[in-house]
Order: sequence, then structure tokens, then C1' cells
RNA sequence: GGGGGUUUAGCUCAGCUGUGAGAGCGUCACAAUGGCAUUGUGAAGGUCAGGGGUUCAACUCCCCUAACCUCCA
Repeated sequence: GGGGGUUUAGCUCAGCUGUGAGAGCGUCACAAUGGCAUUGUGAAGGUCAGGGGUUCAACUCCCCUAACCUCCA
């Protein structure tokens, strides 16, 4: 330098262009218990890496940029 892949909640990851962005773990509150552990219920937490384009509508498709992984040279 070239090819491919990944980027979504604090962490690990889902999410066929079609309402409203989710799960597990973690955090906080409450309840059960004499207490801890544990279980249950609820809540908070997101510029979907950044920018642009296509579309009635984009996490999803296209282009550029950045970071990381990998292959070739």
C1' cells in the first nucleotide's frame, strides 16, 4: 500500500429497510428474611464510532473518514 471483517447501555452481545432500540450480567430502589446470601418487582443508563447520500421511512443499503482484528504484499 491492497482485500476482508468488527464498531449498538458500564461489560458481553442480539436486532429481515416498517411503530416505539432490546436481552443477559452489572448498578440503584423496594419487597420477602432477625441479618447476610438469594429470589421477585421496578427504575436509571444509548449522539446505534463520526460525516454525507438513497428512501415515505435507515442500527439495517451506498460512499468517505477513524479505531481495532485478520489476510496478501
A computed fold for a 73-nucleotide RNA from a Leptospiraceae bacterium, annotated as transfer RNA. The prediction has a mean pLDDT of 82. Taxonomically the source falls in Leptospiraceae (Bacteria, Pseudomonadati, Spirochaetota, Leptospiria). Rfam family: tRNA. The family's RNA type in Rfam is transfer RNA. From the family's description: Transfer RNA (tRNA) molecules are approximately 80 nucleotides in length. Its family is annotated with triplet codon-amino acid adaptor activity in the Gene Ontology.